[in-house]
Context: one part of a larger RNA
RNA sequence: GGACGAACGCUGGCGGCGUGCUUAAUGAAUGCGAGUCGAGCGAGAACCAGGGGAGUGCUUGCACAAACCUGGGGACAGCGGCAAACGGGUGAGUAACACGUGGGUAACCUGCCCUGAAGUCGGGCACAACAGUUGGAAACGGCUGCUAAUUCCCGAUAGUCUGUAGCGGCACAGGCUGCUAUAGUAAAGGUUAAUUCCGCUUCAGGAUGGGCCCGCGGGCCAUUAGCUUGUUGGUGGGGUAACGGCCUACCAAGGCGACGAUGGCUAGCCGGUCUGAGAGGAUGGUCGGCCACACUGGGACUGAGACAUGGUCCAGACUCCUCCGGGAGUUAGCAUCAGGGAAUCUUGCGCAAUGGGCGAAAGCCUGACGCAGCGACGCCGCGUGAGGGAUGAAGGUCUGCGGAUCGUAAACCUCUGUAAGCAGGGACGAAUGCCCGAUUCUGUCGGGAGUGACGGUACCUGCAGAGUAAGCUCCGGCUAACUACGUGCCAGCAGCCGCGGUAAUACGUAGGGAGCCAGCGUUGUCC
Numbered sequence: 001g002g003a004c005g006a007a008c009g010c011u012g013g014c015g016g017c018g019u020g021c022u023u024a025a026u027g028a029a030u031g032c033g034a035g036u037c038g039a040g041c042g043a044g045a046a047c048c049a050g051g052g053g054a055g056u057g058c059u060u061g062c063a064c065a066a067a068c069c070u071g072g073g074g075a076c077a078g079c080g081g082c083a084a085a086c087g088g089g090u091g092a093g094u095a096a097c098a099c100g101u102g103g104g105u106a107a108c109c110u111g112c113c114c115u116g117a118a119g120u121c122g123g124g125c126a127c128a129a130c131a132g133u134u135g136g137a138a139a140c141g142g143c144u145g146c147u148a149a150u151u152c153c154c155g156a157u158a159g160u161c162u163g164u165a166g167c168g169g170c171a172c173a174g175g176c177u178g179c180u181a182u183a184g185u186a187a188a189g190g191u192u193a194a195u196u197c198c199g200c201u202u203c204a205g206g207a208u209g210g211g212c213c214c215g216c217g218g219g220c221c222a223u224u225a226g227c228u229u230g231u232u233g234g235u236g237g238g239g240u241a242a243c244g245g246c247c248u249a250c251c252a253a254g255g256c257g258a259c260g261a262u263g264g265c266u267a268g269c270c271g272g273u274c275u276g277a278g279a280g281g282a283u284g285g286u287c288g289g290c291c292a293c294a295c296u297g298g299g300a301c302u303g304a305g306a307c308a309u310g311g312u313c314c315a316g317a318c319u320c321c322u323c324c325g326g327g328a329g330u331u332a333g334c335a336u337c338a339g340g341g342a343a344u345c346u347u348g349c350g351c352a353a354u355g356g357g358c359g360a361a362a363g364c365c366u367g368a369c370g371c372a373g374c375g376a377c378g379c380c381g382c383g384u385g386a387g388g389g390a391u392g393a394a395g396g397u398c399u400g401c402g403g404a405u406c407g408u409a410a411a412c413c414u415c416u417g418u419a420a421g422c423a424g425g426g427a428c429g430a431a432u433g434c435c436c437g438a439u440u441c442u443g444u445c446g447g448g449a450g451u452g453a454c455g456g457u458a459c460c461u462g463c464a465g466a467g468u469a470a471g472c473u474c475c476g477g478c479u480a481a482c483u484a485c486g487u488g489c490c491a492g493c494a495g496c497c498g499c500g501g502u503a504a505u506a507c508g509u510a511g512g513g514a515g516c517c518a519g520c521g522u523u524g525u526c527c
Base pairs, nucleotide, nucleotide: 001527002526003525004524006523007522008521009520010519013382014381015380016379017378018377019375020374021340026338027337028336030335031334032333035082036081037080040079041078047072048071049070050069051068055064056063057062058061089293090292091291099217100216101215102214103213104212105211108210109209113206114205115204116203117202118201119200120199121155122154123153124152130145131144132143133142134141135140161184162183163182164181165180166179167178168177169176170175189198190197219265220264221263226256227255228254231253232252233251234250235249236248237247238246268290269289270288271287272283273282274281275280295316296315297314298313299312317330318329319328320327321326346372348371349370350369354368355366356365357364358363385415386414387413388412395406396405397404398403419468421463422462423461424460425459429454434448435447436446437445438444439443471516472515473514474513475512476497477496478495482511483510484509485508486507492499493498
């Protein structure tokens, strides 16, 4: 000098874009953060319409009307499907194939999506919901009975699938591939005016995403020198989507290490960021990629995918409820509270856009996201007026008492109107989607009515009037900027050298000056 997720002191007008618990991965009241599909299925409350009339009222032929039936309607639940493994948070652990980079997989998987081929036939049993009954304070159950399906089961059919056997081709490290024989293995329907659309099953291929393996690379300590028994290798077996001591039985006795094993300490890694002429050094907050974690420690289930933050089981810690038998919860999601700390925000608005989930779609959900709020925390832009104005006013300070200086500064005159204020107009972000029509073949084209949280915001126009807007640090040298008074080795200053003991340009105040400017200084950390 530069930089910062900064903090502290004094000060503080506006806007834009960013950014904001670095500490206690401490503990949490409350609300929200993952649903959706009725075009998979049964049942179906409120309500509406029609029928129906027990009955009620009286003026005895008119009103009001329950049960019940039919149709519409669809709330709350339930079965089923998909999603919930994404998105969002944090950095505890991890010195490791965790990450980066480059390869390998002849050792693998991949829901939804795309392409192609073939199929979607015939039967059956349940379980929720519901009804009845019963246990419990509750959480939540038990028993009996009924029922649907794109739930579940059985059968048929099938090959480019799988196993086995045989024959051949190509590779050559255990393989790839063709043919033949034999055995095995599928399915679900819904909807429409319409084989109209959406699905389902099997196989092959693609795309995407992932698993596993390897070379190299990036901390400190040798005041850590030896480490290792599933350890190193083999054989058989098991296990996995898959290779492998991944696991197991047996056999052999190996394997690693001064090119730093083992141990200890520290740490998420990278793209990047800061600095520097560069080499390098430091760093990894925001944004993006990867990893790990979800109160602590374990385990598996479901599933294409998890060993699963808002799932489950066990144990533990803590908090809460309890009729003491037993239960509920975990904000490192968004807000918010306590605590810790030098220190870090609103219990806001909206799904209008983008993206995601479900759905044929309309649409629903979305604290992702888009916005707004708070903080000079940072960067950038703008303003606090412009021109004229000498009796060099008053006043302050200094003085050699003549004057000098603050100083064109002010007053005063003439203007301007940014920003702030008030008033009027007022967006882009919006096109999808929907309706109608046309065309063609399932998407385009044309027309129509609409959809904005931000927001009456940005922006434009007008109004008035200099009115509403300047501070901070420093002035001995380094280092730009000097005098007076006070103080008297006191009080104090200080980054270093050093100032202060009676004329202090170094302390304190004043006047003046220098530098930066909505900031200026100080502290901390890095180069």

About this RNA
The part of an RNA shown here (small-subunit ribosomal RNA, 5' domain) has 527 nucleotides and comes from an uncultured bacterium. The full RNA is in RNAcentral, with records from Greengenes and SILVA. Its mean pLDDT, the model's own confidence on a scale to 100, is 84.